[in-house]
Context: one part of a larger RNA
């Protein structure tokens, strides 16, 4: 000195970070509402479109038909293009009612799983004399019931915990489930149940380790009770169908059945009650509701006030100035930030047809004392014994199996070891029962919640593409511009590309907002 290399700076690529936005997600509240299915559901197949792959929408009458209303200039989805139609004789769109709805599929006439064949009127189970009527299966969670683990925890395990969890199976209902004491407390009283906040991490249970873990009581929210059996009576009942009346509840014949193993009526309780016997007394709940008012929904409708001057700008919704409505400053749109533009908002208004009252009917319905001689009050039940689950409940929560087994109001039961008294409380072995509790495939509204590796796995053809015999797993992918004005026309070109020229305020140029780093290339300076 060069070169490869490195270092700086500049000019580019590359790449999609950041900011900026959100159609789309989370929680949360609050009204309402909680199913559907043999009149074939949920979910599929597989067809309809002038052109038609998907998404939506429909179903051989297929992006639709028919009827009543709403609207009022357009329209033939998402989707932007052509043609070819429809509509002021009123179309699309909306609200409501009706028709039409292929094949699987509970799938139900045999049989199949090749979403198909054969048949030819019709599957089973359970009610029923017959007629005919019910059931099946789908549904996000939450219910109540039958089973019933494991990994983990104990620093190891085995009894114990996880944990009656998970997960399986049955049944429901808009909630379910519990529920009107044989409860509790303690010398005072409370007076179904269920949720909540204490009580309390307490009693109490435990290889007393690990850990589990109440109740009484005490405040909240919401309130509510009722019917049998059975003494007495003894068919005085009560169901279906058929016919009349009636809008319906319902009644009133007729017929057939249920019913003496008793339908109906009385009667239901602890201060004992009731039946009997007997003396007074008189009012409740359920259901329907055509007409007729109203009351809350309901397609929709009315709905105030500047598009004044100036500037700036590609645009005014901004700046100065001047004016108006407001029961209307919620929100969103529009070429930048609008109470007077636009949709709305506040405030009313409302057709069918739904809700609930009112009216008017149907059908049931009292309560209270006295007497106490006799009757009646729930049996293989209480209660006891082995055991065995479960629970804090230890012998003293609560259950299940064997077995044993009572009593009759002068009677049972219970008060946390047994017994016995005394004392206190309460009547078991029969049923129903609203509301305050749970959840959320609905609709409305908010948000000191997310902003596209966030937020639901899905802001786009997402439970899509892709994987995997299958159960099943499971993405990635969001922005041009105010408007397509998406770049005529020349030149280069196989094509992308490039040059011009054009449009925009800007190429923002479709790989399109903004465009950060790594990482590449160029030029320049410089280092060895």
């Nucleotide at each position: 000195u060069u070169a490869c290399a490195c270092u700086a700076u500049u000019a580019g690529g590359u790449g999609g970070a950041u900011a900026g936005c959100u159609u789309g997600g989370c929680u949360c509240g609050a009204u309402a509402c909680g199913g559907u299915g043999a009149u074939g559901a949920a979910g599929g197949a597989u067809g309809c479109g002038a052109c038609a792959a998907g998404c939506u929408g429909c179903a051989a009458u297929a992006a639709g038909c028919c009827u009543g209303g709403g609207c009022g200039a357009g329209g033939u989805g998402c989707a932007u293009g052509u043609a070819a139609c429809c509509u002021u004789u009123g179309a699309a769109c909306c609200c409501a009612g009706g028709a039409u709805u292929u094949c699987c599929g509970a799938a139900u006439g045999u049989g199949a799983c090749u979403u198909c064949a054969c048949a030819a009127u019709a599957a089973g189970u359970c009610c029923u004399a017959a007629a005919g009527g019910a059931c099946g299966g789908c549904g996000a969670a939450c219910g109540c019931g039958g089973g019933g683990g494991a990994u983990g925890g104990a620093a190891a395990c085995a009894u114990c915990u996880u944990a009656g969890u998970a997960c399986c199976c049955g049944c429901a209902g808009g909630a379910a489930a519990a529920g009107a004491a044989a409860u509790c407390a303690a010398a005072a009283g409370a007076g179904a149940u269920g949720c909540u906040g204490c009580u309390a991490g307490u009693a109490u249970c435990a290889g007393c380790g690990a850990g589990a873990g109440a109740a009484c009581g005490c405040a909240g929210u919401a309130u509510a009770a009722g019917g049998c059996a059975a003494a007495c009576u003894g068919a005085a009942u009560c169901u279906g169908u058929u016919a009349u009346a009636g809008u319906a509840a319902u009644a009133u014949a007729a017929u057939a059945g249920a019913g003496a193993u008793g339908u109906g009526g009385u009667g239901u309780u602890g201060u004992a009650g009731g039946a009997c016997a007997u003396u007074c007394u008189u009012u409740u709940a359920u259901c329907c509701u055509a007409a007729u008012u109203c009351u809350u929904c309901g397609a929709u409708c009315u709905g105030a006030a500047c598009u004044u001057g100036g500037c700036u700008g590609g645009a005014a919704u901004g700046c100065c100035a001047g004016a108006c409505g407001g029961u209307a400053a919620a929100g969103g749109g529009u070429g930048a930030u609008a109470g007077u533009c636009c949709c709305g908002u506040a405030a009313g208004a409302g057709u069918a047809g739904a809700u609930g009252a009112a009216u008017g009917g149907a059908u049931u319905u009292u309560g209270a004392g006295u007497g106490u001689a006799u009757c009646c009050u729930g049996a293989g039940u209480a209660g006891c014994g082995c055991u065995c689950c479960c629970u804090g409940g230890a012998u003293a929560c609560g259950g299940g199996g064997c077995g044993u087994g009572a009593a009759a109001c002068u009677g049972g039961g219970a008060g946390u070891c047994a017994u016995c008294a005394a004392c206190u409380u309460c009547u078991a072995a029969c049923c129903u029962u609203a509301a305050a509790u749970a959840c959320g495939u609905u609709u409305c509204g908010a948000g000191a919640c997310c902003g596209a590796u966030a937020g639901c796995g899905u802001a786009g053809a997402a439970g899509u593409a892709c994987c995997g015999c299958g159960a099943g797993g499971g993405a990635a992918a969001g922005c041009u511009g105010a408007a397509a004005a998406g770049a005529a026309c020349c030149c280069c070109u196989a094509a992308c590309a490039g040059g011009g020229a054009g449009u925009u305020c800007a190429a923002a140029g479709a790989c399109c907002u903004u465009g950060a780093a790594a990482c590449c290339u160029a030029a320049u300076a410089g280092u060895u």
Large-subunit ribosomal RNA, domain I from an Ignavibacteriaceae bacterium, 528 nucleotides, folded computationally.